[in-house]
Formats: sequence, structure tokens, C1' cells
RNA sequence: GGGCUCAUGGUGUAGUGGUAUCACAUCCGCUUUGCAUGCGGAAGACCUGGGCGCAAUCCCCAGUGGGUCCA
Repeated sequence: GGGCUCAUGGUGUAGUGGUAUCACAUCCGCUUUGCAUGCGGAAGACCUGGGCGCAAUCCCCAGUGGGUCCA
């Protein structure tokens, strides 16, 4: 320098045109003398910019960062 690939709550992930799933963690309540467990609930996320489109996390382009391969 070039090719491929990845980027989603605090962490790990699913999803792939119609505003996003689950687990752990956090917070609140119930249960307990208390803690833990258990049960119920809540908050919390699509790397950035542009384009296409009624609508973009998804498709296209560019950028940034990580990984891998070639030189």
C1' cells in the first nucleotide's frame, strides 16, 4: 500500500428495510430477623457523516477504530 471481515445498553449477544432479542450486571418492590436465593417490575444500546428510499441498525459510498491475510 491492497484484499476480506467486524463495530448493537456497563459486558457478552440475536436481528436484518417498518425504532431492536436474550443473558449477566444496575436500580425498585415482594419474600427474610438479616444476607443470599427466588419472584415481579424499571432504566439503559444500533461507531461517525452522506446517499437511495414513504421509512435505514440493515442497502450503497466515504471516514474512524479493531482483527486477519497478501505485498
This is a predicted structure of a 71-nucleotide RNA (transfer RNA) from Polarella glacialis. The RNAcentral record of the sequence draws on Rfam. The source organism's lineage runs through Eukaryota, Sar, Suessiales, Suessiaceae and Polarella. Its Rfam family is "tRNA". It is annotated as a transfer RNA. Its family is annotated with triplet codon-amino acid adaptor activity in the Gene Ontology. Model confidence (mean pLDDT): 82 of 100.